Small-subunit ribosomal RNA, 3' major domain from an uncultured bacterium, 470 nucleotides, folded computationally.
Context: one part of a larger RNA
RNA sequence: UGACGGGGGCCCGCACAAGCGGCGGAGCAUGUGGAUUAAUUCGAUGCAACGCGAAGAACCUUACCUGGGCUUGACAUAUACAGGAUUGGGCUAGAGAUAGUUCGUCCCUUGUGGUCUGUAUACAGGUGGUGCAUGGUUGUCGUCAGCUCGUGUCGUGAGAUGUUGGGUUAAGUCCCGCAACGAGCGCAACCCUUGUCUUAUGUUGCCAGCACGUGAUGGUGGGGACUCAUGAGAAACUGCCGGGGUUAACUCGGAGGAAGGUGGGGAUGACGUCAAAUCAUCAUGCCCCUUAUGUCCAGGGCUUCACACAUGCUACAAUGGUCGAUACAAUGGGCAGCGACAUCGUGAGGUGAAGCGAAUCCCUGAAAGUCGGCCUUAGUUCGGAUCGGGGUCUGCAACUCGACCCCAUGAAGUCGGAGUCGCUAGUAAUCGCAGAUCAGCAAUGCUGCGGUGAAUACGUUCCCGGGCCU
Numbered sequence: 001u002g003a004c005g006g007g008g009g010c011c012c013g014c015a016c017a018a019g020c021g022g023c024g025g026a027g028c029a030u031g032u033g034g035a036u037u038a039a040u041u042c043g044a045u046g047c048a049a050c051g052c053g054a055a056g057a058a059c060c061u062u063a064c065c066u067g068g069g070c071u072u073g074a075c076a077u078a079u080a081c082a083g084g085a086u087u088g089g090g091c092u093a094g095a096g097a098u099a100g101u102u103c104g105u106c107c108c109u110u111g112u113g114g115u116c117u118g119u120a121u122a123c124a125g126g127u128g129g130u131g132c133a134u135g136g137u138u139g140u141c142g143u144c145a146g147c148u149c150g151u152g153u154c155g156u157g158a159g160a161u162g163u164u165g166g167g168u169u170a171a172g173u174c175c176c177g178c179a180a181c182g183a184g185c186g187c188a189a190c191c192c193u194u195g196u197c198u199u200a201u202g203u204u205g206c207c208a209g210c211a212c213g214u215g216a217u218g219g220u221g222g223g224g225a226c227u228c229a230u231g232a233g234a235a236a237c238u239g240c241c242g243g244g245g246u247u248a249a250c251u252c253g254g255a256g257g258a259a260g261g262u263g264g265g266g267a268u269g270a271c272g273u274c275a276a277a278u279c280a281u282c283a284u285g286c287c288c289c290u291u292a293u294g295u296c297c298a299g300g301g302c303u304u305c306a307c308a309c310a311u312g313c314u315a316c317a318a319u320g321g322u323c324g325a326u327a328c329a330a331u332g333g334g335c336a337g338c339g340a341c342a343u344c345g346u347g348a349g350g351u352g353a354a355g356c357g358a359a360u361c362c363c364u365g366a367a368a369g370u371c372g373g374c375c376u377u378a379g380u381u382c383g384g385a386u387c388g389g390g391g392u393c394u395g396c397a398a399c400u401c402g403a404c405c406c407c408a409u410g411a412a413g414u415c416g417g418a419g420u421c422g423c424u425a426g427u428a429a430u431c432g433c434a435g436a437u438c439a440g441c442a443a444u445g446c447u448g449c450g451g452u453g454a455a456u457a458c459g460u461u462c463c464c465g466g467g468c469c470u
Base pairs, nucleotide, nucleotide: 007470008469009468010467011466012465013464015460016459019423020422021421022420023419026314027313028312029311030310031309032308033307034305035304042053043052064300065299066298067297068296069295070294073123077122078121079120080119081118082117083116088103089102090101091100092099093098106114107113108111125289126288128287129286130285134283135282136278137277138276139274141272146185147184148183149182150181151180152161153160154159165176166175167174191266192265193264194263196234197233198232199231200230201229202228206223207222210221211220212219237260240254241253242252243251244250316416320375321374322373323372324371325370326369332363333362334361337356338355341352342351343350344349382413388407389406390405391404392403393402429452430451431450432449433448434447435446
């Protein structure tokens, strides 16, 4: 100087408390450990690994295993020599890679050509090792309020001061004081989005007024008022009033206002810590393999299962289940695509097919909700696991190992021990919708979107983490 203390003081955070809903018990899904295996590829391991890399393992992916092949090689550049085009179609053998055979077939600048094949040599190749050799990227403390520097001063020096003190703030935010005076990286603001208004422009959007038309619909003429969209501006600054305060910073209350004291949300992550993570995104030093640790192919595996853990989904019901009728979104996506509508099928879906590269058409009739009927506390009209049969779709192919539909089957489960997690407002809880990846899908995941919409916070003694002073 730091770090630490079951030392002290001050302060903060869903940290506790006050509340609401979960997890831990059940079934299933996914990940992990372990076990198993020819292989169950590899990595991630307290918080900060475990629905993580993976925004999608039937083949491919794929890195693993078994077997069958190749050796200048699946891929690149260069040189030398030889050759003919290469690409492509068929037949035979084979699991295929591949091998054999057959048919057809080049360009021009006419050359030591381009291109391709074969042979040879330099070399290629490696998801092999080392993240404790590295770059880059990322996590975490933590969106915590800190971390430093120049000059000056003090100290023999390490260093101190500034940055401490009194107030205040979300904030090293600001004010006052002070041997300090200034400055930088952070904070805040500038950026995006959302909430109000004005203005400009109205198509594919809208329809108040005026007409036309329909079984009905902005359907048509037309219109720019309104909604909305796209631009440009305004608006919030403790600006105004009052109380407190040191005449300060600031704070409390009020007015006006769509919004009030950072309006809500996002992006943004200082100096550094953890030899944190990643050599399997990529790049890269060194080491290692080179008829194999490279590469091609078929099949298998990554999907196993006594068990243990993690994260979720569905439930255990009446604030519910089921049947019928009926209302209201937003974000997104669409041409090898979205597919209206008609028709067939109980259904998944099939057939025909309009429109739309989309504010126009489609995905797309949201669900919870509302109005009625039934069920009446029961392992049930709760719950849906499991299993049998029959189908649909995608795809070369659903046996290992896809999703969905119909009929039948109808397990555990009656609210969960010790313990533990999330959340302070359009939040929690609850309800559905869309998208990426993607032929299809194991998505209950992830990322977004809107609908309905609470309770509680006395307070800071205690638990956890953090900041400042000592």
Its Rfam family is "Bacterial small subunit ribosomal RNA". The full RNA is in RNAcentral, with records from ENA, Greengenes and SILVA. Model confidence (mean pLDDT): 85 of 100.